RNA sequence: UCCUCGAUGGUCUAGUGGUUAUGAUUCGGCUCUCUCACAGCCGCGAGCGGGGUUCGAUUCCCCGUCGGGGAA
Numbered sequence: 001u002c003c004u005c006g007a008u009g010g011u012c013u014a015g016u017g018g019u020u021a022u023g024a025u026u027c028g029g030c031u032c033u034c035u036c037a038c039a040g041c042c043g044c045g046a047g048c049g050g051g052g053u054u055c056g057a058u059u060c061c062c063c064g065u066c067g068g069g070g071a072a
Stems, first nucleotide, its partner, number of pairs: 001071007010025003018055001027043005048064005
């Protein structure tokens, strides 16, 4: 320098143009227990930046940033 894959709550992760954006974990509350742990229930919390296409973009396209892999 080029090619390719990826970026979603604090962490890990699903989703494929119209969803209340999924689940796990952490955290907070409640139930249970003599207490703790476990278990159950509830809550909080997210789309890398910019632009484009579209009635509508997390999803499609372009540029950039960062990360993984490969070639020279």